RNA sequence: UCGUGCUAGACGGGGAGCUGGCGGUGCCCUGUACCCGCAAUCCGCCAUAGCGGGGUCGAAUUCCCUUCCGAGGGCCUGCCCGUGGGGGACUGCCGUUGUCGAAAGGUGUUGAAGGGUGGGUCCUGCGCGGCAGGAGCCCCCGAACCCCGCCAGGUCCGGGAGGAAGCAACGGUAAGGGGAUCCUCCUGGGUGCCGCAGGGGUGCCUGCCCGGAGCCGGACGGCAUCGGUAAGCCGUACGGUGUGGUUCGAAGGAGGGUGCACGA
Numbered sequence: 001u002c003g004u005g006c007u008a009g010a011c012g013g014g015g016a017g018c019u020g021g022c023g024g025u026g027c028c029c030u031g032u033a034c035c036c037g038c039a040a041u042c043c044g045c046c047a048u049a050g051c052g053g054g055g056u057c058g059a060a061u062u063c064c065c066u067u068c069c070g071a072g073g074g075c076c077u078g079c080c081c082g083u084g085g086g087g088g089a090c091u092g093c094c095g096u097u098g099u100c101g102a103a104a105g106g107u108g109u110u111g112a113a114g115g116g117u118g119g120g121u122c123c124u125g126c127g128c129g130g131c132a133g134g135a136g137c138c139c140c141c142g143a144a145c146c147c148c149g150c151c152a153g154g155u156c157c158g159g160g161a162g163g164a165a166g167c168a169a170c171g172g173u174a175a176g177g178g179g180a181u182c183c184u185c186c187u188g189g190g191u192g193c194c195g196c197a198g199g200g201g202u203g204c205c206u207g208c209c210c211g212g213a214g215c216c217g218g219a220c221g222g223c224a225u226c227g228g229u230a231a232g233c234c235g236u237a238c239g240g241u242g243u244g245g246u247u248c249g250a251a252g253g254a255g256g257g258u259g260c261a262c263g264a
Base pairs, nucleotide, nucleotide: 001264002263003262004261005260006259009057010056011055012030013029014028015027020046021045022044023043024042034054035053036052037051038050063257064256065255066254067253068252072248073247074246075245076244078243079242080240081239082238083237084236086234087233090232091231092229093228094227095226097224098223099222100221101220105216106215107214114210115209116208117207118206119205120204121203122199123198124197125196126195127194128192129191131188132187133186134185135184136183138179139178140177141176147172148171149170155164156163157162
C1' cells in the first nucleotide's frame, strides 16, 4: 500500500408541547434516510435516559469533532403597520363667558364722555271732558166710569125765575207707550297728545347748567375661565406573504480525526 473478515458505530434530523428530566407515539419544518410490537383520560426509561425482537452496511463520500452557510420554529407581542375598544384634556381643534388691544363704519366744538338738576313715560287719588247706559226735560199717542175743564141731549130740585148733579162728544192730562236732539242729573270704564296733587324711579325720551374731546361700534387678535372633541398622547386586545434582537436548529459546504485480526 492492497485484499479479506470483524468490532465500535450508523440505518434520518430538528422545533414547539408534554415531562422532575430523557426519548417515543401525535402536531409542525426539512428531507427520503430498515422491518415488527407498545403508546396521549399516554408508552418505556433514569444524566450510561425509549423498551423488546430481527435485518443491512461497516472504518469510511456513510462514523466522530470543529467551523461556514442556513430552511424552519419558539421567546421578547421590542419596533412598524392595520383594526377594535378603553382612558383622559398635556399639545392641537371647536364653542360660551370675561378681560385687554383693535379694522371697517357711524356720530361729535351746531358741544362727546361724565356730573348736577327738572320733566314726561309708570302708579294712585281728585277734577274736567268724552263714550256707554239710565232718569229727568221737550213733542206725540193715550181714561166709557172709579182724573180735570167745558158740558149738547137727557135727568133732578123749584109755582116760576132760576139752580144742581152730570153721560157722550170736544179739549187737556195721569199711569203707560212711542220719538228726537240741545240741556240737567245718576252710574260705569285698561275712556283722554287734558289739568292738579301725591308716590315712584330699573329702563327709555327730553330741557337747562357745569365740563371741554371723545363716544358708539366691534370683523379680528392675545390672555384667562368653563364646556366639548379624541387628530396627536397613554394603555390594552387581535392580526400581519412586515422588521429587529435572542434562542434552538434540519439539509448542504469545508477542514481535521478515528480501531482490531489475518494474508500479500